[in-house]
Context: one part of a larger RNA
RNA sequence: CUCUCUCUAAGGAACUCGGCAAAAUAACCCCGUAACUUUGGGAGAAGAGGUACCUUUUAAGGUUGCAAUGAUCAGGUCCAAGCGACUGUUUACCAAAAACACAGGUUUCCGCUAAGUUAUAAAACGAUGUAUGGAAGCUGACGCCUGCCCAGUGCCGGAAGGUUAAGGAAGUUGGUUCAAUGCUGAUAACUGAAGCCCCGGUGAACGGCGGCCGUAACAAUAACGGUCCUAAGGUAGCGAAAUUCCUUGUCGGGUAAGUUCCGACCCGCACGAAAGGCGUAACGAUUUGGACACUGUCUCAGAGAGGGACUCG
Numbered sequence: 001c002u003c004u005c006u007c008u009a010a011g012g013a014a015c016u017c018g019g020c021a022a023a024a025u026a027a028c029c030c031c032g033u034a035a036c037u038u039u040g041g042g043a044g045a046a047g048a049g050g051u052a053c054c055u056u057u058u059a060a061g062g063u064u065g066c067a068a069u070g071a072u073c074a075g076g077u078c079c080a081a082g083c084g085a086c087u088g089u090u091u092a093c094c095a096a097a098a099a100c101a102c103a104g105g106u107u108u109c110c111g112c113u114a115a116g117u118u119a120u121a122a123a124a125c126g127a128u129g130u131a132u133g134g135a136a137g138c139u140g141a142c143g144c145c146u147g148c149c150c151a152g153u154g155c156c157g158g159a160a161g162g163u164u165a166a167g168g169a170a171g172u173u174g175g176u177u178c179a180a181u182g183c184u185g186a187u188a189a190c191u192g193a194a195g196c197c198c199c200g201g202u203g204a205a206c207g208g209c210g211g212c213c214g215u216a217a218c219a220a221u222a223a224c225g226g227u228c229c230u231a232a233g234g235u236a237g238c239g240a241a242a243u244u245c246c247u248u249g250u251c252g253g254g255u256a257a258g259u260u261c262c263g264a265c266c267c268g269c270a271c272g273a274a275a276g277g278c279g280u281a282a283c284g285a286u287u288u289g290g291a292c293a294c295u296g297u298c299u300c301a302g303a304g305a306g307g308g309a310c311u312c313g
Stems, first nucleotide, its partner, number of pairs: 001308008010299002014297001019294001027051003031047001036041001038141001052063005064068001076292007083284002088100002104139007116125003142279004147209003152206002154202005161197003167191002171187006210228005237271001238268001249265005
């Protein structure tokens, strides 16, 4: 010097991206326990007290020590917010999560030789199942809800008309032949399915959900009016948000001091309703902010134990 530990005056997060690491809490008994809540929980909430031994007896009294769960082992807690309901699953060897799954919701297909899947096929799964079943897609407990647009694309339905292949096919015409009715070519009116055009429907199908100008008795703003375009012009709810560029927006709270955090405002560059919207008790080795306790994280270092390095052998 390095590794693993032990202790430390006064202070106690001043350290740091961040309390990372360490310290602290801890067992059992008793008392006591808030908001909120899906009434189950939250909850071991929080917080307070006790614990050895000896008598008689189960309530008092006594004894020892600095100390009695005397060593060891054994929850830190609280407040607020985001995300995901939850238990679970995952990148074997840099990611455990807000990602995946999930119960629940919803749409579509499928009547059984089912749809769907694998295979060139035989065949197999589906299933020794039968719509309270099977398959596929989206969403993701629960609560309140889920707005407008069918013009484009897709899907479903329709059949009057237009277009439309092979095939069929009168007619016209060529060759063969002395000639053809025979044989063989060319052309061809007409006939001719699905599809497409066409007509409807359909958004928990793919998707989309405007601009300009003026106006109220200070000013500002615009309930109101005009105009252009569109298939329709974003409803409820939320909103500087895991989304906000300008931006450390502005105001309030917390701090002596706060680009983070919480509550509001709305000027949403570029939220928005099952690629779900907004809430939500419980849960989380999740993310963010704050507080108490606690501490060598730090002010600022010091001492000690053991292993290594080092020196000598």
Model confidence (mean pLDDT): 87 of 100. A computed fold for a 313-nucleotide part of an RNA from a metagenome, annotated as large-subunit ribosomal RNA, domain IV. Rfam family: Bacterial large subunit ribosomal RNA.